Large-subunit ribosomal RNA, domain IV from a Pseudomonadota bacterium, 323 nucleotides, folded computationally. The full RNA is in RNAcentral, with records from ENA. The organism belongs to Pseudomonadota, within Bacteria. Its Rfam family is "Bacterial large subunit ribosomal RNA".
Context: one part of a larger RNA
């Protein structure tokens, strides 16, 4: 010179960049006006949006400074620094909070709240301990302590108890040791010593009997039917323990599929709204909402911008020589 790294500035344009506005760049402090939608009435909210600010001097006042007036400089007065960019749709998760120390901060954990279930106390139930002393629980007592699921709030939580599990069950059936002891075998001269040993008693377990889904789990199939055509409110039929209820729904769940209409772009595999032929949603493995809230995840808009058109130009080190 060329190249790379940081830091500045930049004509018009202003995301055209790109997996995506990623980085950058707007925005900012104080006063004062003013503020939609939702909302659980607390919030959202610094919404948004606009307006102001510096010095000197006079006057009033509640005198580190308000308030009003009148002037000065200067592009520009929170004059450097150092200090939110905003709004709108959605899904998830109710919120603060915790997490993979060193590639993941989350929608994953927890959470208050709910709902089952154990535990009745000289030793709880449950855990540590060598089947121990002792000890946590707890110097507590069922409004308490364990366990499990679920996860604020609102409005809800449908049907099956057949299998599996938990629970109940003074009967019946099955049975181990044991109890018994008909009857028999070995021996002996016997008395008696041994051996097998039938009914019959006999616990818990299982069988039987029944409850019990905020316990594991499950929640159909093929055919036919209406005066246009489609479709079936409707009949039949087979099967089951029952055969998916409210609600949502192409979703974080849709394979086919960029389904399909709208809606937003000039153009939208994305995004919001419906639609429901749900390959394969669905109710505490919670179902549908939801204000607030998120260094989260999808979309859209303004503002602003070297992200880009398309690149220049500064400055600071780096690369090169010497040492």
């Nucleotide at each position: 010179a060329u190249u790379c790294c940081c830091c500045a500035u930049u004509a018009a344009g202003g995301a055209a960049c790109u997996c995506g506005g990623c980085a950058a760049a707007u925005u900012a402090g104080c006063c004062c006006c003013g503020u939609a939608u939702c909302u659980u009435c607390g919030g959202u909210a610094g919404a948004a949006g606009g307006g102001g600010u510096g010095c000197u001097c006079c006057a009033g006042g509640c005198u580190u400074c308000c308030u009003g007036g009148a002037g000065c400089c200067g592009c520009a007065g929170u004059u450097a620094a150092g200090a939110g960019c905003c709004u709108c749709c959605u899904g998830c998760g109710a919120c603060u909070g915790u997490u993979u120390a060193a590639c993941a901060a989350a929608a994953a954990c927890a959470c208050a709240g709910g709902u089952c279930u154990c535990u009745g106390c000289u030793c709880a139930a449950g855990c540590c301990g060598u089947c121990a002393a002792g000890g946590c629980u707890a110097a507590g007592u069922a409004u308490a302590g364990g366990g499990a699921c679920u996860g604020a709030c609102g409005c809800c939580u449908g049907c099956c108890c057949g299998g599996u599990g938990c629970c109940g069950u003074a009967a019946g059936a099955u049975u181990a040791a044991g109890g018994g002891g008909a009857g028999g075998g070995g021996u002996g001269a016997a008395a008696g010593c041994u051996c097998c040993g039938a009914a019959c008693c006999u616990a818990a377990g299982u069988c039987c009997c029944g409850g019990u889904a905020a316990a594991c789990g499950g929640c159909g199939g093929c055919c036919g039917u209406a005066a246009c055509u489609a479709u079936a409110a409707c009949g039949g039929u087979c099967c089951u323990a029952a055969g998916g209820u409210a609600g949502c729904g192409a979703a974080a769940u849709c394979c086919c599929u960029u389904g399909u209409c709208g809606c937003g772009u000039a153009a939208g595999u994305u995004g919001c709204g419906a639609c429901c032929c749900g390959c394969a949603u669905g109710a505490a493995u919670g179902g549908c909402g939801u204000a607030a809230c998120g260094a989260a995840a999808g979309g859209a808009g303004g503002a602003c911008u070297g992200u880009c058109u398309u690149a220049a130009u500064g400055g600071g080190g780096a690369g090169c020589u010497c040492g």